This is a predicted structure of a 476-nucleotide part of an RNA (small-subunit ribosomal RNA, 5' domain) from an uncultured bacterium. The RNAcentral record of the full RNA draws on Greengenes. It matches the Rfam family "Bacterial small subunit ribosomal RNA". Gene Ontology terms of the family: ribosome and structural constituent of ribosome. The coordinates come from a structure-prediction model, not an experiment, and the mean pLDDT is 88.
[in-house]
Context: one part of a larger RNA
RNA sequence: GGAUGAACGCUGGCGGCGUGGAUAAGGCAUGCAAGUCGCGUGGGUUUAGACCCACGGCGAACGGGGUAGUAAUACAUAGGUACAUACCGACAAGACGGGCAUAAUCCGCCGAAAGGCGGACUAAUUCCCGAUAGUUCCCGAAAGGGUAAAGGCGUAAGCCGCUUGUUGAAUGGCCUGUGGGCUAUCAGCUAGUUGGUAGGGUAACGGCCUACCAAGGCAAUGACGGCUAGGGGGCGUGAGAGCGUGAUCCCCACCAAUGGGACUGAGACACGGCCCAUACACCUACGGGUGGCAGCAGCCGAGAAUAUUCGACAAUGGGCGAAAGCCUGAUCGAGCGACGCCGCGUGCAGGAGGAAGUCCCUCGGGACGUAAACUGCUUUUUUAGGGGACGAACGAAAGUGACGGUACCCUAAGAAUAAGGACUUGCUAAUCUCGUGCCAGCAGCCGCGGUAAUACGAGAGGUCCAAGCGUUAUCC
Numbered sequence: 001g002g003a004u005g006a007a008c009g010c011u012g013g014c015g016g017c018g019u020g021g022a023u024a025a026g027g028c029a030u031g032c033a034a035g036u037c038g039c040g041u042g043g044g045u046u047u048a049g050a051c052c053c054a055c056g057g058c059g060a061a062c063g064g065g066g067u068a069g070u071a072a073u074a075c076a077u078a079g080g081u082a083c084a085u086a087c088c089g090a091c092a093a094g095a096c097g098g099g100c101a102u103a104a105u106c107c108g109c110c111g112a113a114a115g116g117c118g119g120a121c122u123a124a125u126u127c128c129c130g131a132u133a134g135u136u137c138c139c140g141a142a143a144g145g146g147u148a149a150a151g152g153c154g155u156a157a158g159c160c161g162c163u164u165g166u167u168g169a170a171u172g173g174c175c176u177g178u179g180g181g182c183u184a185u186c187a188g189c190u191a192g193u194u195g196g197u198a199g200g201g202u203a204a205c206g207g208c209c210u211a212c213c214a215a216g217g218c219a220a221u222g223a224c225g226g227c228u229a230g231g232g233g234g235c236g237u238g239a240g241a242g243c244g245u246g247a248u249c250c251c252c253a254c255c256a257a258u259g260g261g262a263c264u265g266a267g268a269c270a271c272g273g274c275c276c277a278u279a280c281a282c283c284u285a286c287g288g289g290u291g292g293c294a295g296c297a298g299c300c301g302a303g304a305a306u307a308u309u310c311g312a313c314a315a316u317g318g319g320c321g322a323a324a325g326c327c328u329g330a331u332c333g334a335g336c337g338a339c340g341c342c343g344c345g346u347g348c349a350g351g352a353g354g355a356a357g358u359c360c361c362u363c364g365g366g367a368c369g370u371a372a373a374c375u376g377c378u379u380u381u382u383u384a385g386g387g388g389a390c391g392a393a394c395g396a397a398a399g400u401g402a403c404g405g406u407a408c409c410c411u412a413a414g415a416a417u418a419a420g421g422a423c424u425u426g427c428u429a430a431u432c433u434c435g436u437g438c439c440a441g442c443a444g445c446c447g448c449g450g451u452a453a454u455a456c457g458a459g460a461g462g463u464c465c466a467a468g469c470g471u472u473a474u475c476c
Base pairs, nucleotide, nucleotide: 001476002475003474004473006472007471008470009469010468013344014343015342016341017340018339019337020336026300027299028298030297031296032295035058036057037056040055041054042053043052044051045050065255066254067253075179076178077177078176079175080174081173083172084171085170088168089167090166091165092164093163094162096130097129098128099127105120106119107118108117109116110115137146138145139144151160152159153158181227182226183225188218189217190216193215194214195213196212197211198210199209200208230252231251232250233249234245235244236243237242257278258277259276260275261274280291281290282289283288308334310333311332312331316330317328318327319326320325347377348376349375350374357368358367359366360365382413383412384411385410386409387408391403393400394399420465421464422463423462424461426445427444431460432459433458434457435456441448442447
């Protein structure tokens, strides 16, 4: 000198774009953050529009948050394959016949509640059985054997679905090489350990698991242990090499009070699902229950320190739906903070050998200083009035913008609404006077202050930056 998610002190006019819990992965009141489909189905309520309950389907594994753990089951990069894939695209073939239940509901009962038990009834795109079955799926060398389905809307055409297979697209699983922290005051580590055979398990390879057999495997090119840490694209600085760093945005990984576990499903070992244990908190009729903000706001705590319990689905995107549409604290916007960057303004011209006032003085004068007053002008900005968007393409049509009466444009008024901070011995740009008297104090370093202090305090002048200026912290 540059930089910062900064903080602190003094000061503070406006706008645009960014950015804002870095500490306690501490604890949380309240509201909202994932639903949707009546064109799958049964029922209840209602005068009606319609609404509600339940079964069923799809979604809830995305999106959003955090960085605790992890030094390698992660990440980056370059390869590999023994694998999987709901929805979407392409192609081929099919969809026949039958059956058993069950929720809601009704009745009865238990419980303070949360909730639960028994009996009766019923439907389906729920479930089950049979048929059909391919040079194409599975087993098999072959012969052969095995395995499927569901309907709905519509007058119809047709549309949306259903089943099986192949393929595509995209996504993921798994494996390998290489690379990137500190520590040897960690030197030896290892029994499923290393390999084989057989089996199990998985979508899939594999000690992934089990039995048996062998005795291997790793390590000074640092094994094992300890400490620290999410990784990368990037970011800061630097001429570069490098050094430092990993906020915001994007990709990947991991986590969801703590620990463990599986279920459902194409996909989870699942933040707003389930079960168990633990700690904490809450309710209780003491028998028993309920909860998980590292979602968006908001509260307490700790801290030098970090925002609104806001608006809208108008746009973009997502889920569901045939559609209308519904949901969406994703998102788009607004609010707060000079936290940062950028831009603008706080007026312009004239105006005295030069008012008043203040400061200095050798008492002659000098400085603030064209500065002010005063005269003329302008209106960025400000305020008021008038006009007023793009963003919007969707939708059968009617119609539909949160931002917002905002941006922007026009008119009017009036210099009107707007300047501070640090420094002034040298480094380092800018000096005098007074006060103080090794005191009070200053200080980044050298150092100033003990009666003439340009270094302390004040005033005046000056210097540098400027809606900021300084200080502190950290990096180059």